[in-house]
Context: one part of a larger RNA
RNA sequence: GAGUUAACGCUGGCGGCGUGCCUAACACAUGCAAGUCGAGCGAAGAGUACCAGAGUACCGGGCUCUUAGCGGCAGACGGGUGAGUAACACGUAAACUAUCUGCCCUCGAAUGGGAGACAACCAAGCGAAAGUUUGGCUAAUACCCCAUACAAUCCUCUCGGAGCAUUCCGAGGGGAUGAAAGGCCCGCAAGGGUCGUUCGAGGAGGAGUUUGCGGCCUAUCAGCUAGUUGGCGGUGUAAUAGACCACCAAGGCUAUGACGGGUAGCCGAUCUAAAAGGAUGACCGGCCACAAGGGCACUGAGACACGGGCCCUACUCCUACGGGAGGCAGCAGUGGGGAAUUUUGGACAAUGGACGAAAGUCUGAUCCAGCGACGCCGCGUGAAGGACGAAGGUUUUCGGAUCGUAAACUUCUUUUGCAGGGGACGAAUAGGCGCAAGCCUUUGACGGUACUCUGCGAAUAAGCCACGGCUAACUACGUGCCAGCAGCCGCGGUAAUACGUAGGUGGCGAGCGUUACUC
Numbered sequence: 001g002a003g004u005u006a007a008c009g010c011u012g013g014c015g016g017c018g019u020g021c022c023u024a025a026c027a028c029a030u031g032c033a034a035g036u037c038g039a040g041c042g043a044a045g046a047g048u049a050c051c052a053g054a055g056u057a058c059c060g061g062g063c064u065c066u067u068a069g070c071g072g073c074a075g076a077c078g079g080g081u082g083a084g085u086a087a088c089a090c091g092u093a094a095a096c097u098a099u100c101u102g103c104c105c106u107c108g109a110a111u112g113g114g115a116g117a118c119a120a121c122c123a124a125g126c127g128a129a130a131g132u133u134u135g136g137c138u139a140a141u142a143c144c145c146c147a148u149a150c151a152a153u154c155c156u157c158u159c160g161g162a163g164c165a166u167u168c169c170g171a172g173g174g175g176a177u178g179a180a181a182g183g184c185c186c187g188c189a190a191g192g193g194u195c196g197u198u199c200g201a202g203g204a205g206g207a208g209u210u211u212g213c214g215g216c217c218u219a220u221c222a223g224c225u226a227g228u229u230g231g232c233g234g235u236g237u238a239a240u241a242g243a244c245c246a247c248c249a250a251g252g253c254u255a256u257g258a259c260g261g262g263u264a265g266c267c268g269a270u271c272u273a274a275a276a277g278g279a280u281g282a283c284c285g286g287c288c289a290c291a292a293g294g295g296c297a298c299u300g301a302g303a304c305a306c307g308g309g310c311c312c313u314a315c316u317c318c319u320a321c322g323g324g325a326g327g328c329a330g331c332a333g334u335g336g337g338g339a340a341u342u343u344u345g346g347a348c349a350a351u352g353g354a355c356g357a358a359a360g361u362c363u364g365a366u367c368c369a370g371c372g373a374c375g376c377c378g379c380g381u382g383a384a385g386g387a388c389g390a391a392g393g394u395u396u397u398c399g400g401a402u403c404g405u406a407a408a409c410u411u412c413u414u415u416u417g418c419a420g421g422g423g424a425c426g427a428a429u430a431g432g433c434g435c436a437a438g439c440c441u442u443u444g445a446c447g448g449u450a451c452u453c454u455g456c457g458a459a460u461a462a463g464c465c466a467c468g469g470c471u472a473a474c475u476a477c478g479u480g481c482c483a484g485c486a487g488c489c490g491c492g493g494u495a496a497u498a499c500g501u502a503g504g505u506g507g508c509g510a511g512c513g514u515u516a517c518u519c
Stems, first nucleotide, its partner, number of pairs: 001519004006515005013379006019372002021337001026335003030332003035073003040070002043067006050061002080290003090214007099207003104203008112146003121136006152177011182195005216262003223253003228250004233245003265287004269280004292313005315326004343369001345368003351365001352363004382412004392403004417456006426446001430441004463508005468489003474503005484491002
């Protein structure tokens, strides 16, 4: 000098864009943060202008709405944090002839027949509650069985090709195993459309595994290792593998630092520097890990699952003492810790996501608003004229000098401010009609904000630090090695440009200085 997720002191007008628990991965009151589908299913409730008639009753049906349950998809994404981790965790370059893949896209084939349950509901209980037991009824795109399949998998035979190899690829024949579900719309029907369902091939995106190389400190850590190193055969997995198991062999790593200890999420990047390098890893983006501490599996295409389950531990809460409930490192917010870090806000209008045929519902993701000079950038606090120079302050050699064109005063402007009118872009979709072109209707949290027009009036707006040298800027008074200053050198003991105050001056300016840290 530059920089900072900064803090502290003094001061503080506005706007835009960013950014805001670095400490206790400490504990958490309250609300919200993951639902959705009635066009999969039975049922219950409410309404009704319809079927509907002579009328009533509400018996039945139709239509509209709501939804506890069964069922499907989503809850593995999105959001948070950095505790652990020195590791194939990350980065980079490769390998998988050792692999999986829901939704999506392309292509091919199919969607035939049948059976039995369980919720809801009803009945009877138990319990303070959380909840739960028994019996009975019932539907399905829930569950199960049969048929079909030669595309899939396995076995086997023949031929061809490839590879260092365990083997792999292609063509053909035979055998075995394995599927499915319907809903809605149009139609008198036949049938058609659409969304699904099943099997197979491929794609896209995603995931898993393995390997080369790379990036911390420590030798006051020198030897470490029995599933250890390898083999054979198994188990296991989507898949390779001592991953695990039985047997066999005795290996494997290490001064190019094994093993141990300490520290640490890694990277794109960020800061600095001319560069080399050094330091960092906030915000944003990629990957990883974690979800009170520890362990475990279930479901599933995907989890060993933040707002799912089970067990143990600690803690908190409820209890009728028998037993139960909970997990903010989601968004706000509270206590605590700390030098220190915000609102218990608005909206799904946009973007994106989940579900749905759609309308739409949900979305503390997101978009916005609020608070903080925390940072960067921009603007303003007026402009021009105005005295051999007011008053006043300071100083003085008492002549003067200086603050100083500064003020007053004159003319002007209105950024900003206040008041009053107008008032967005962000909006594309979507819905209805139509063969189509197109037409009509509708949707904005921010926000009556930005912006714009008119009026008023210099009106509403300047501080902080320094002035001995380094280092730009000096005098007076007070003090008298005192009080104090200080980054270094050093000032202060009676004329202190170094302390304190005042005037003046210098620097920066809505900031200025100090402290801490990095280069």

Model confidence (mean pLDDT): 84 of 100. This is a predicted structure of a 519-nucleotide part of an RNA (small-subunit ribosomal RNA, 5' domain) from an Elusimicrobiales bacterium.